Overview: The part of an RNA shown here (small-subunit ribosomal RNA, central domain) has 346 nucleotides and comes from a Paludibacteraceae bacterium.
Context: one part of a larger RNA
RNA sequence: UUGGGUUUAAAGGGUGCGUAGGCGGGGGAUCAAGUCAGUGGUGAAAUGGUGCGGCUCAACCGUAGCAUUGCCGUUGAAACUGGUUUCCUUGAGUGCGAAUGAGGUGGGCGGAAUGUGUCAUGUAGCGGUGAAAUGCAUAGAUAUGACACAGAACACCGAUUGCGAAGGCAGCGUACUGGGACGCGACUGACGCUGAGGCACGAAAGUGCGGGGAUCGAACAGGAUUAGAUACCCUGGUAGUCCGCACAGUAAACGAUGAAUGCUAGCUGUGGGCGACAUACGGUCUGUGGCCAAGCGAAAGCGAUAAGCAUUCCACCUGGGGAGUACGUUCGCAAGAAUGAAACUC
Numbered sequence: 001u002u003g004g005g006u007u008u009a010a011a012g013g014g015u016g017c018g019u020a021g022g023c024g025g026g027g028g029a030u031c032a033a034g035u036c037a038g039u040g041g042u043g044a045a046a047u048g049g050u051g052c053g054g055c056u057c058a059a060c061c062g063u064a065g066c067a068u069u070g071c072c073g074u075u076g077a078a079a080c081u082g083g084u085u086u087c088c089u090u091g092a093g094u095g096c097g098a099a100u101g102a103g104g105u106g107g108g109c110g111g112a113a114u115g116u117g118u119c120a121u122g123u124a125g126c127g128g129u130g131a132a133a134u135g136c137a138u139a140g141a142u143a144u145g146a147c148a149c150a151g152a153a154c155a156c157c158g159a160u161u162g163c164g165a166a167g168g169c170a171g172c173g174u175a176c177u178g179g180g181a182c183g184c185g186a187c188u189g190a191c192g193c194u195g196a197g198g199c200a201c202g203a204a205a206g207u208g209c210g211g212g213g214a215u216c217g218a219a220c221a222g223g224a225u226u227a228g229a230u231a232c233c234c235u236g237g238u239a240g241u242c243c244g245c246a247c248a249g250u251a252a253a254c255g256a257u258g259a260a261u262g263c264u265a266g267c268u269g270u271g272g273g274c275g276a277c278a279u280a281c282g283g284u285c286u287g288u289g290g291c292c293a294a295g296c297g298a299a300a301g302c303g304a305u306a307a308g309c310a311u312u313c314c315a316c317c318u319g320g321g322g323a324g325u326a327c328g329u330u331c332g333c334a335a336g337a338a339u340g341a342a343a344c345u346c
Stems, first nucleotide, its partner, number of pairs: 003318004007300002012314001014201004021194003025088007033081002035077008048066001050064005091191001092188003095184003100179001103177004108172002110154001114150008125136002162169002206247006216240001220236004258313006266291009275281001295302002319346003328339004
C1' cells in the first nucleotide's frame, strides 16, 4: 500500500458551524468531456509467448506472425456520469396556527439550613470516636429563645421525566432570546449531505488581575491508630470552592457506539402534538425507556434510538513494552497542551 476493521480485543475527532474537496431527487431538450463501438497512425530493435527452421540435441541463433493491455487522430452511439437549459415537488427551507420544556443571558425577590455577632434564660460540661485525645467551656460554653449580618446552595415536587450540538441545565416570578416537535399544505423549487484545513463553544482542577469568603476543604499543624503511619479516623485550617474580566482547552468530554439518507415483524410503558365530541382505534407524527422477529455478533449482547441490510463523506487502527516519552515545531504568563518517533527489548 492493498485488504480487513473501529460498543467491550488496537481504533469514532469532546461538540458544533463551515471553506476547499468528495457525493447528490424526478421529467424533458441539447452538447458529447468521461463511457462504448468502427477505423487510421503510432507503440524502435532486442526481450516475451506461438508456429516453422539452422547448429547431431539443448543452450544459442534465424524467420513469420502475435502480444506490446498505451497514446494521438477520425467517424459514429447516447443508456449511465458530467456540462448547459427548461419544468416538477417528495429532499431542504420559508410562512401561518395552537402548544411545549431545569435551553441561554441579565437584573429582582424568597424561605429552610449553616456560621458569626448582640441580648436573654440557664449551669457544668460540650464536642468527637471503635475507644479516645487534641479542641471548646466558670472570663459562663453546649442547649433554648429573640434580633441582626454574611455567603453559598436551592429539601419536598423529582421521575429509565424534560431541554440543549456537546460541555451541561433545577427555589420563585420577570425582561430579552435560541431550538426542536406537531397541525395546515400557502410560498421557494434540489437551495441538499458530509466536511481535510479553519473558526467558535467546551465539566472539574489550574493561572493572572480585582472583589468576596458562610460552608466544605488540597497543603499545613495538632490528636489518635500503628512495628512505623509523611495515610485511612478526629480537632483546626490556607489556597480553592463563589462573582467580574482575561487565559487555559483537557476528562471514563462514555451510549467507551462519527454524521446523513433509505429499507427490514411485533408487544409494552412514558413526555409533547394531531385525528370535531370520545372511555373508541391493529389511529398517527416526534422524542424517551423496557422486551423481542428477521438479521448480526467471538461472545456478552445489539435489534426501527441497530452493533441488521445498503449508499455517501469525514476521523481513526495495524503486536506488547519503550511512550503519549525524547527531539523539533506551534500555542500558553506558567502549569502544560497539540503534533509525535527511534534505538533497545519480549
NCBI's taxonomy places the organism under Bacteria, Pseudomonadati, Bacteroidota, Bacteroidales, Paludibacteraceae.